[in-house]
Context: one part of a larger RNA
Formats: sequence, structure tokens, C1' cells
RNA sequence: CUGGGCGUAAAGCGCGUGUAGGUGGUUUGGUAAGUAGGGCGUGAAAGCUCCUGGCUCAACUGGGAGAGGACGUUCUAAACUGCCAAGCUUGAGGAUGGUAGAGGGAGGUGGAAUUCCGGGUGUAGCGGUGGAAUGCGCAGAUAUCCGGAGGAACACCAGUGGCGAAGGCGGCCUCCUGGACCACUCCUGACACUCAGACGCGAAAGCUAGGGUAGCAAACAGGAUUAGAGACCCCGGUAGUCCUAGCCCUAAACGAUGUAGACUUGGCGUCGGUGGUUUAAUCGCCAUCGGUGUCGUAGCUAACGCGUUAAGCCUACCGCCUAGGGACUACGGCCGCAAGGUUAAAACUC
Repeated sequence: CUGGGCGUAAAGCGCGUGUAGGUGGUUUGGUAAGUAGGGCGUGAAAGCUCCUGGCUCAACUGGGAGAGGACGUUCUAAACUGCCAAGCUUGAGGAUGGUAGAGGGAGGUGGAAUUCCGGGUGUAGCGGUGGAAUGCGCAGAUAUCCGGAGGAACACCAGUGGCGAAGGCGGCCUCCUGGACCACUCCUGACACUCAGACGCGAAAGCUAGGGUAGCAAACAGGAUUAGAGACCCCGGUAGUCCUAGCCCUAAACGAUGUAGACUUGGCGUCGGUGGUUUAAUCGCCAUCGGUGUCGUAGCUAACGCGUUAAGCCUACCGCCUAGGGACUACGGCCGCAAGGUUAAAACUC
């Protein structure tokens, strides 16, 4: 460079915003850079193809003709791409009126439960297990009632329900705030899609500083089990889990399926709108838009399966793969306080 690929065989960046770049709706006019055609010039020799000659043939070699692609110049064409100008409204955005929601941030607040503390009742056990023991308890435990403290999490509602780009988000109230959907078709008039770098977000664990600590619980210690037990089980228990500020930047970060758009039979659920019909009002039914599921047509697929939420059929752009091990490694660079992260080989071996 080219080809084939990326749900599960190697392969979709964890997710977004977005620069350069690539790509780009519709109509008219112009232009002529790309594009197409003609002329002219160039296109050395060798080589290549054809014809023909010389070595006995061939390789080799002499002669002649031609081709290939490229470039320059000039004329012409104007469909397509580009460029210039003027428009259009279906893409995109905005306005107006509504709707649903665990979307985000801050502040406040509520009840249940666990633990601890004080008090009452009460007495010999409690707890735990496969069975036990360590442990707790006559200095009065467990149980039960009343009161108090404090931290963390929010039963039921709860639903292949909802929201968010992903990570993720769940008691209730208030404030601040992002996005989505629907109706109308009023405005702008291609303002768009994708995106190397870049920037931001990014579960858990971990790190720094300060706080907090009810429960749980790495490490640790004890009791068991066992041949041993560094475990599984049990009694304890510190980091941590929580908050504030700042780092870390990874994951089976998964739909193992990049983003955007167009096209292609259907059935049945469910969530949010709108219109119609029905009704006293609902319910229901019909239509339609947006989400989320399931089963399946054509088609696709190695099969499993996917199937209008495609893995079908196409377009644009990005990322990635190229046998296994060595190796999510070494070295170097960059980042990090560290842990480490990221980029990423080779020898050798099968």
C1' cells in the first nucleotide's frame, strides 16, 4: 500500500465535549480546479508486445513497428465533485405551550432497625455450630419495659418501571441546576455528521490532610476443622467503609455489539405524550410520536443466535485486529505522593 475482518474465534477507545482533517440536504445561475474528449509537444537508450534477421536451436543479439502510464500546452464539454453568487425547507437549531423522571449540586428533616449508656422488672444462663469451643454472664448477662446518645442505610411502594453520555442514581421537604419527550409548524436558513491530537467526566479498591466511626469488616488474634489449615465455620477486631478538600484513572467500565443517518412484513407487553371516538365522568377502543421489553418474517450468521433498539441492506467518519507463549512484560517517554497507570518491543520457543 492492498485485502479481509472486529456479539461469543484476534479485534469497538469506559463515556462525553470538541479542534485540525474527512464527509455533507435541495433549486437556479456562473466558473472551469477536479473530471471527460480532441490537437500539438514530450514520453532517451535498454526493457515489454508484434513482425523480421544473425549465431545449427534456444538463451543471447541486430533491424522495424507498437503499446503502456505520466507530464506540459491549447481547444472543447459542463452531467457530477469543487469554488462563487442568490434562493428553499425536509437536516440542524430556536421560540411558544405542556408532560414525565432514584438526572446533578446544596441545605434541612423523618421513622424502623443495630450498637452503646442510664434506670425498672427478673434469674442463671446467654451466644454460637454440622457438633463444639473460644467469648459474654451472679461485679446480675440474655430476655423485657422506659429514657438517652450516635453513626450509617432508607423496608413496603418497586416494576425486563423511570432518569442519565457513561460511571451511576432510590425515605421526605425546600432552593439552585442539566437533559429528554409531546403539541403547534411561528422563526433562522445547511448553521450538519464524524472526529487524530486536546479537554472534561469516570464504580470499587487505594493514597494525602482533617474530621467521624453505629453496623460491617481486609490485616491481626483466638476457638474449631484437618495429616496440615497460612482457608472455608465460630468469638473478637484495626485500616477501610461515612464526611470535607485534593489525588489515583482502573474493571467481565458488558449489549463482551463505536457514533450519526436512510431503507426493509408483523404479533404481544410496558412507560411518557398528543389527537380522535366513547362516557355524566372514567375505563376502553383507534391513530400517531418518543422510550423500554419479548416472540418472530425476509435477510444475515460457522453455529449459537440477531431480527425496524439488526448482528438485515446501504452511506459518512473514527477506533481497533493480523497464530499461541514470552507479554495487559522489559527498556525508554509521559503521568502519579506512592501504589501504579499509559504507550509498548525483542531474543527465544511451539

The part of an RNA shown here (small-subunit ribosomal RNA, central domain) has 350 nucleotides and comes from an uncultured bacterium. Its mean pLDDT, the model's own confidence on a scale to 100, is 88. Rfam family: Bacterial small subunit ribosomal RNA. Gene Ontology terms of the family: ribosome and structural constituent of ribosome.